[in-house]
RNA sequence: GGUAGAGGUGCAUGAAUCAAGAGUACUCUUUAAUAAUGUUUGGUGACAGUUAAAGAGGAAAGGGAAACGUGCCGAAGAGAAUAAAAGCACCAACUUUUAUUUAUCUGGGAAAUUAUAGAAUAUGUAAUUUCUUGUCACUUUUUAGUGGAGAGCUAUC
Numbered sequence: 001g002g003u004a005g006a007g008g009u010g011c012a013u014g015a016a017u018c019a020a021g022a023g024u025a026c027u028c029u030u031u032a033a034u035a036a037u038g039u040u041u042g043g044u045g046a047c048a049g050u051u052a053a054a055g056a057g058g059a060a061a062g063g064g065a066a067a068c069g070u071g072c073c074g075a076a077g078a079g080a081a082u083a084a085a086a087g088c089a090c091c092a093a094c095u096u097u098u099a100u101u102u103a104u105c106u107g108g109g110a111a112a113u114u115a116u117a118g119a120a121u122a123u124g125u126a127a128u129u130u131c132u133u134g135u136c137a138c139u140u141u142u143u144a145g146u147g148g149a150g151a152g153c154u155a156u157c
Base pairs, nucleotide, nucleotide: 001157002156003155004154005153008073010072011071012070013069014068017065018064026057027056028055029054030053031052032051033050034049037048038047039046040093041092042091043090044089045088076106077105078104079102080101081100082099083098084097085096086095087094107133108132109131110130111129112128113127114126115125116124117123135148136147137146138145139144
């Protein structure tokens, strides 16, 4: 270096289902108020009047859950960079999505606290702590203890 393989409440993904989003956005009707306001932010334009209450109708996306199927064991996740698209047009910024790259970080899982993203008590991420599990190294507390990290470990060529 090639090939094969292991970890377990293991990982990702697929259409359908379910909860939440939400009786919200939005649409229609009525009433009232007002000359400024809205279209992510600033500038220049363009377009549209705007706001509130009541009544009627009434979503979706992102995020998530369990089971099943499929593909897998850096599985994958997060961060960063670049490019493209969308957010009314142009310039600048910002946000979101997608693609590519990356040895920047994390061995897998569970729980708690704080921060952050989020509509959220869901869930994700980061830090700290605890538990558990696989693996390797060291040590006579050996059915144990300590430490390391997947750039690892096991088998084989």
The RNA shown here (Lysine riboswitch aptamer) has 157 nucleotides and comes from Faecalibacillus faecis. Model confidence (mean pLDDT): 76 of 100. RNAcentral holds the sequence, with entries from MGnify.